Background: Model confidence (mean pLDDT): 83 of 100. Transfer RNA from Helicobacter monodelphidis, 75 nucleotides, folded computationally. The RNAcentral record of the sequence draws on ENA and Rfam. It matches the Rfam family "tRNA". Rfam classes the family as a transfer RNA. RNAcentral records the identical sequence in 4 taxa.
RNA sequence: CGGAGUAUAGCGCAGCCUGGCUAGCGCACACCCUUGGGGUGGGUGAGGUCGUGGGUUCAAAUCCCGCUACUCCGA
Numbered sequence: 001c002g003g004a005g006u007a008u009a010g011c012g013c014a015g016c017c018u019g020g021c022u023a024g025c026g027c028a029c030a031c032c033c034u035u036g037g038g039g040u041g042g043g044u045g046a047g048g049u050c051g052u053g054g055g056u057u058c059a060a061a062u063c064c065c066g067c068u069a070c071u072c073c074g075a
Base pairs, nucleotide, nucleotide: 001074002073003072004071005070006069007068010027011026012025013024020058029045030044031043032042033041051067052066053065054064055063
């Protein structure tokens, strides 16, 4: 320098291809129930400007373009 992939909650991920409810799941966290207490189990809740800046659209995590970070391949 060229090509490909990844980026979504504290951590790990789904959703993207085929745009459309208010973006979900597990673990972790807070509170409550359960226990003599703890663990286990159950319930409730908080936490996301979907890497970033634009574009298209009535509507974008999703489509298009640029950029950034990381990983891989090639030179």